Predicted 3D model of a 350-nucleotide part of an RNA (small-subunit ribosomal RNA, central domain) from an uncultured prokaryote. Model confidence (mean pLDDT): 89 of 100. It matches the Rfam family "Bacterial small subunit ribosomal RNA". The RNAcentral record of the full RNA draws on ENA.

Context: one part of a larger RNA
């Protein structure tokens, strides 16, 4: 070096964009590196393997033979790989027309609710729970009505429903922008797939500076409970939660299942989009292309399940695992104000 594997036993980087560098459609012609026939020459000797001969035998050894699986050179082949040259359109891009969407930013705006706080009715209670009580209320609460403020979140609609790579996105309007799909020609012609490094983006929780708080609510503080109760239950509360800038870069970041590309029975829903049947239709039928979900043959799998959104069949490039602990620990290093994150052992020991 070959050889096994990653749903769930160990193992897919949280995601993207992309440098190197693997890897690549089709005709045709040229070159012969790689690939492959033929020769030459080289591979010292022992060592190896078979014959045969020598020490009584063996180990040793002698003789000629085979090999030395490699190298270089000459000289032919040209399917396939390469490199060069013309070409081509099924891959991939792009123009033109449609079309769905909580995609993303920014600016504005709505109504319920909930808190306060003014004012008016009204009186003895209110909140809490398993029961309670700590609270809160005669300096007039809950209740209710009218006025005003505040800040956060959008009930129905809502879906098994849509959109984004992914964290993610959910009133409404209006401005900016990003992808995606359907569809008819056209149009560049292989521009393509993946990505070590690298670079962005990345819930929530925290951290800088400022602002901003209505509800919630670590941490505290009382009140139950309890043997105790540093908890689970009340009843208050402060960071925080929200907003701007700037950091942290972790997650059961999950479909626990990396991207691409083909091929491999079927049915039944559902979303967005072409054709066509039929028909007053938005219904209803057949079909087509994206998606998205359920059931199911074959394959597959230790089983559970997977099954055209595959975990079947392959082929390409990337991460990753290699027995439990010790450990995501120490060290070192590189990132960060800091929490800490990346990278990642060993001695011991079962």
């Nucleotide at each position: 070096c070959u050889g096994g594997g990653c749903g769930u036993a160990a193992a897919g980087c949280g995601c993207g964009c992309g440098u190197a560098g693997g890897c690549g459609g089709u005709u045709a012609g040229a070159u012969a590196a790689g690939u492959u026939g033929g020769g030459u020459g080289u591979g010292a000797a022992a060592u190896c393997c078979a014959u045969g001969g020598g020490c009584u035998c063996a180990a040793c050894u002698c003789c000629g033979g085979g090999g030395c699986u490699g190298c270089a050179c000459c000289u032919g082949a040209u399917a396939c790989u390469a490199c060069c040259u013309c070409g081509c359109u099924a891959g991939a891009g792009c123009a033109c027309g449609g079309u769905a969407g909580g995609g993303g930013c920014g600016a504005g705006u709505g109504g319920a609710a909930u808190u306060c706080c003014c004012g008016g009715u009204g009186u003895a209670g209110c909140g809490g729970u398993g029961g309670a009580a700590u609270g809160c209320g005669u300096a007039g609460a809950u209740a209710u009505c009218g006025g005003g403020a505040a800040g956060a979140a959008c009930a129905c609609c809502g879906g098994u429903g849509g959109c984004g790579a992914a964290g993610g996105c959910g009133g409404c309007u209006c401005g900016c922008u990003g992808g995606g799909c359907c569809g008819u020609u056209g149009c560049u012609g292989a521009c393509g797939c993946u990505g070590a490094g690298g670079c962005g983006c990345g819930a929530c929780a925290g951290c800088g500076u400022g602002g901003g708080g209505a509800g919630c609510a670590a941490a505290c503080a009382g009140g139950a409970u309890u043997a105790g109760a540093u908890a689970c239950c009340c009843u208050g509360g402060u960071a925080g939660u929200c907003c701007a800038c700037g950091c942290c870069g972790u997650a059961a970041a999950c479909g626990a299942u990396g991207g691409g590309u083909a091929c491999u029975a079927g049915g039944c829903g559902u979303c967005g989009g072409g054709g066509g049947g039929a028909g007053c239709g938005a219904c209803c039928c057949c079909u087509u292309c994206g998606g998205u979900g359920c059931c199911g043959u074959c394959g597959c799998u230790a089983a559970c399940g997977c099954a055209g959104u595959a975990a079947g069949u392959a082929c390409c490039c990337c991460g990753c695992c290699u027995g439990g602990g010790g450990a995501g620990u120490a060290c070192g290093g590189c990132c960060g104000c800091a929490a800490g994150g990346c990278u990642g052992a060993a001695a011991c020991u079962c």